[in-house]
Small-subunit ribosomal RNA from an uncultured bacterium, 1369 nucleotides, folded computationally. Its Rfam family is "Bacterial small subunit ribosomal RNA". The prediction has a mean pLDDT of 83.

RNA sequence: AGAGUUUGAUUUUGGCUCAAGAUGAACGCUGGCGGCAUGCCUAACACAUGCAAGUCAAACGGACAAGAGAGCUUCGGUUUUCUUGUUAGUGGCGGACGGGUGAGUAACGCGUGAGGAACCUGCCUUUCAGAGGGGGAUAACGUUUGGAAACGAACGCUAAUACCGCAUAAUGUUACGGGACUGCAUGGUCUUGUAACCGAAGGAGCAAUCCGCUGAUAGAUGUCCUCGCGUCUGAUUACAUAGUUGGUGAGGUAACGGCCCACCAAGUCGACGAUCAGUACCCGGACUGAGAGGUUGAACGCCCACAUUGGGACUGAGACACGGCCCAGACUCCUACGGGAGGCAGCACUGAGGGAUAUUGCACAAUGGGGGAAACCCUGAUGCAGCAAUGCUGCGUGAACGAUGACGGUUUUCGGAUUGUAAACUUCUGUUCCAGAUCAUGAAAAAAAUGACUAAUCUGGCAGCAAGCCACGGCUAACUACGUGCCAGCAGCCGCGGUAAUACGUAGGUGCCGAGCGUUAUCCGGAUUUACUGGGUGUAAAGGGUGCCUAGGCAGGAUAGCAAUUUGGAUGUGAAAUACCGAGGCUCAACUUCGGAGCUGCAUCCAAAACUGUUAUUCUUGAGUGGAGUAGAGGUAAGCGGAAUUCCGAGUGUAGCGGUGAAAUGCGUAGAUAUUCGGAGGAACACCGGUGGCGAAGGCGGCUUACUGGGCUCUAACUGACGCUGAGGCACGAAAGUAUGGGUAGCAACCAGGAUUAGAUCCCCUGGUAGUCCAUCCUGUAAACGAUGAUAGCUAGGUGUGGGGGGUCUGACCCCUUCCGUGCGGGAGUUAACUCAAUAAGCUAUCCACCUGGGGAGUACGGCCGCAAGGUUGAAACUCAAAGGAAUUGACGGGGACCCGCACAAGCAGUGGAUUAUGUGGUUUAAUUCGACGCAACGCGAAGAACCUUCCCAGGUCUUGACAUCGAGUGACGAACUAAGAGAUUAGUUUUUCCUUCGGGACACAAAGACAGGUGGCGCAUGGUUGUCGUCAGCUCGUGUCGUGAGAUGUUGGUUUAAGUGCCGCAGCGAGCGCAACCCUUGCCAUUAGUCUGCUACGAAAGAGCACUCUAAUGGGACCGCCAUCGACAAGAUGGAGGAAGGUGGGGAAGACGUCAAAUCAUCAUGCCCCUUAUGACCUGGGGUACACAUGUAAUACAAUGGCCGUCAACAACGGGAAGCAAUAUCGCGAGAUGGAGCAAAUCCCCAAAAACGGUCUCAGUUCGGAUUGCAGGCUGCAACCCGACUUCAUGAAGAUGGAAUCGCUAGUGAUCGCGGAUCAGCAUGCCGCGGUGAAUACGUUCCCGGGCCUUGUACUCACCGCCCGUCA
Repeated sequence: AGAGUUUGAUUUUGGCUCAAGAUGAACGCUGGCGGCAUGCCUAACACAUGCAAGUCAAACGGACAAGAGAGCUUCGGUUUUCUUGUUAGUGGCGGACGGGUGAGUAACGCGUGAGGAACCUGCCUUUCAGAGGGGGAUAACGUUUGGAAACGAACGCUAAUACCGCAUAAUGUUACGGGACUGCAUGGUCUUGUAACCGAAGGAGCAAUCCGCUGAUAGAUGUCCUCGCGUCUGAUUACAUAGUUGGUGAGGUAACGGCCCACCAAGUCGACGAUCAGUACCCGGACUGAGAGGUUGAACGCCCACAUUGGGACUGAGACACGGCCCAGACUCCUACGGGAGGCAGCACUGAGGGAUAUUGCACAAUGGGGGAAACCCUGAUGCAGCAAUGCUGCGUGAACGAUGACGGUUUUCGGAUUGUAAACUUCUGUUCCAGAUCAUGAAAAAAAUGACUAAUCUGGCAGCAAGCCACGGCUAACUACGUGCCAGCAGCCGCGGUAAUACGUAGGUGCCGAGCGUUAUCCGGAUUUACUGGGUGUAAAGGGUGCCUAGGCAGGAUAGCAAUUUGGAUGUGAAAUACCGAGGCUCAACUUCGGAGCUGCAUCCAAAACUGUUAUUCUUGAGUGGAGUAGAGGUAAGCGGAAUUCCGAGUGUAGCGGUGAAAUGCGUAGAUAUUCGGAGGAACACCGGUGGCGAAGGCGGCUUACUGGGCUCUAACUGACGCUGAGGCACGAAAGUAUGGGUAGCAACCAGGAUUAGAUCCCCUGGUAGUCCAUCCUGUAAACGAUGAUAGCUAGGUGUGGGGGGUCUGACCCCUUCCGUGCGGGAGUUAACUCAAUAAGCUAUCCACCUGGGGAGUACGGCCGCAAGGUUGAAACUCAAAGGAAUUGACGGGGACCCGCACAAGCAGUGGAUUAUGUGGUUUAAUUCGACGCAACGCGAAGAACCUUCCCAGGUCUUGACAUCGAGUGACGAACUAAGAGAUUAGUUUUUCCUUCGGGACACAAAGACAGGUGGCGCAUGGUUGUCGUCAGCUCGUGUCGUGAGAUGUUGGUUUAAGUGCCGCAGCGAGCGCAACCCUUGCCAUUAGUCUGCUACGAAAGAGCACUCUAAUGGGACCGCCAUCGACAAGAUGGAGGAAGGUGGGGAAGACGUCAAAUCAUCAUGCCCCUUAUGACCUGGGGUACACAUGUAAUACAAUGGCCGUCAACAACGGGAAGCAAUAUCGCGAGAUGGAGCAAAUCCCCAAAAACGGUCUCAGUUCGGAUUGCAGGCUGCAACCCGACUUCAUGAAGAUGGAAUCGCUAGUGAUCGCGGAUCAGCAUGCCGCGGUGAAUACGUUCCCGGGCCUUGUACUCACCGCCCGUCA
């Protein structure tokens, strides 16, 4: 000193939470010793038992006991005297202290400071004076007697320091006077005179003398009374008070006083908070805090109050009395039922209550107290001990050495790492502990006596008997493994846990503290989160709707005085203890002693006179008055006016009008709407009209008149601070609403009908009542907003506008200047930012109002107001960890601007209907293996399931295994044949190794075991790969600048492009990944080359020439290069020329940052989990091909732009070919067969169709269409039943161009025609390629979809498939 938590991120406001300290604590786990402290916070609940206040015989008379003496004696005893002791009673002192508790008390109770000129004071101290002489009783005791007891009654006897007269007496008291001094007032002090009144007790001692007694004096001590100031919360407590306030008189008291009483007066207190209610002993101090403060009042100390509850007095110096009395109440106990006894909030103890708090201990040795002359007695005060880790503090649980870094544990990438010098081992020590001994202090001026309790020292003995608790995700120091699987649980806040949890539980390790550690509770701190120090109110909570005014607060210049305030000094006080500083004593410390400073306060006195205050005088600039002008929807009342709507009457006129997105309800042939004229009535005042004017705000708009408020300007005659603000108070206060009475044209809540809709208690339409209008009264609220209280001063410019004044000018204007108002933009400053910015939200001053997390709630209750509706004032329980403000990035919008794309539009051909093929869903099944699911799954993985593939199912088998490595040993293994079996496999017969560097190796068998194996799970643990937005033009960085920051700028703007492509501008300048280009292909040309091919010449061949086509390699070519126009003189665009090609020529490959937890663990790889005679491996058969259905993608069609037949060796390109492609030829109707030339290919083969020409069919379920089915075949293959393709013949289904809806395509494209290849024994309508023929259309960007960029709104950011409200469950 801060930290966590609102957000995607930021900043701010703001609450919640944490880290520190503390405690009379409690609980959990654990626990060795000592010292010093502390220990019923709850029931001021009830208390058994014991003890806690007695003492004095030197006050008194007795009684009793012991001893001694004397007398008498019947020797039993008895009488008397003395001494000592004990003692009930009379008497004295004490019992009013000490000890306990905090119930009551909001008070002169307490604290602090004064006063008592209004008082008292036992014992103690000082001083003065005195004590003469008498008297009558009474308890004890005795006798009698009552009662259960407690306790009495009657009669009789007796003493005193008990009691009562008398005498003496003043510096006493009272009354009346004189004098002196003095005080703030009543008064006080001293002195003096007269009169009256008031005292006494003895005891001890041989004595001296001592202790007492009486009156007075002074002091000390301690009570008592009065006053200033301070002392909790509530106004949802605003009025309280009759002895109340005062006076006079009397009484009472120690004393003042309504303290009490009689009479008189009507006062007294209170928003500076009376009264009432609640709570509470107060303080020194304690805890905390930087301080100011906040909380607290255990222990120690001072004061107060109380003693079972309430009341009362007595005694006394002192009480209205804790262990005294009386009365009443409650409770407990005794009782013979008639009556009695009691008071632990003293010390122990018990019960109860409670989370919780100790021994029915020892001693008067010390300190102190009471009594006593003293010895001494008493003392649960006190000193000690016991119990409790309750706190503070000290010590210990061992020290040194010791690496094979042991064993064990944990972990691991299996190498190790860690626990860890830790242990063991070796050598020591003895604090503690146990046993024993010595001895000191508490003990005093000297000597002696006296110790309840306890320290210290020494000797001997054993490493032995002594470590835990909490935490380890962040805050907050400290991490791994296993278990668990939104379960169990954790959690102070945020939050963790849904199969790889550093957050749960356990273990290992680590961290913090340590005889303790955690938790809970409470207080302060952090919290500047009540802000005096030290906060705010435009939008976060917060300016009253507005004005006037009272109390209050604040207030201009000058001079003089006072000194309340202020400042300085002095004095007194501020108890001690505590805290601080410096020393000292216990071994140290805690603890304790001494000294110092301090105690921030209060009071008194002195000084100063600047400020505030106050008094007096004065001034004019604040404020006001007068005078001269001036603008205005300022207000109130009365009157007048025209336009329009509606209604009424009449005319013209005829079928509709009206209304809407479209309609309908409604009006109209009984004549509407429309139109003309006349009339009635109410309400509102077009244009002017304006961020123009006026008003305090609400608000104010036709014209005229009357009355009336305020403002502004000029002038400077007058007053002379007369001012500002303003709690309460008073008044005004839109609309709606209320009451009464009018009025009612239009409009129009409620209501009715019609529509809309899933519904429509809405929006729309047709009607229509309150109301809107007027008068009078009420209500008193609004987003009553500038969300900005009023007043005053100061602080840059600029530019409009309304009303005045002045100046320049001949002058209307213009221009300059000034005052008041009203706007815009902007600098400093301010602000969290947005913004505000002389009309401040800037800088100052004064006053008022208001705020303190969100919700509950402006709700409830209470009060006040209101006729009511309601208004005003205004909580709590409970609940959440946020709720908010401003700004930022994105995303989104049935927001806006711009642009693009087969996106729409314009076209062409389709899909959706039929049949078939194929995939998927569903269903079925022993199994129908698995995956893919909008675009971006569905002829997809699968470039080809009869067996195999194959994962699925049934059955039969194997268990170190079908496959890999290690491995002692053996030498075979294998092949052929036979048998069993569905086969895997099993059994048998025959046969019998290879290489070698000579070490061995290859191969096979094989025990045991390490291990193999898994198309088992998790694509949400992953790598890699892929799809998609999208070939869309975007995505970023460095540095600089701006911003508190997230971020912005750059990348935005203008123009252009297919393009963030380029140009220009610009606080940006550059750069990267993308775009483009580089690459491949295609189109043109040239050169070079030629295994091919063609041409020329020739009768033919050979040969020669050419280099056209073709093939291939290398180059060239296209760049807006040229011209014109447009554009900004740019980038570029449009057109043209030339050119094979023209504006990226066409096509391909190539896919930025990222998004979708997109797809894939079944291509592969891989982590974790799971299986291990099985989820692994082998075999046979089956399945993946099922089939009420639904759907995607294709094929073929529905026909004449066609089908069929024939002719023509019609014309391609890409490719493939050796377990291959296969020609000519022959056979077969054909699939195909026989056979095999040629070709490892520019050489041979596979190898064209549509088109063209001729014929036929004539619009039909057909000579269209070919599904389905039957018979018969050939082909591949161990094998075509489930389940292959193909051929001939026969059969000849649906289908006649396809609903809603929907896909593709912009040129060599669509459409159409065939061909090739991969896979492959065989199997293509699929896929990947190839060429042939060869179109139509694009006005354009309003709309649909997708995308890009800018801007705007947002309560979204998981981002509109968002968020979120209400009802129900």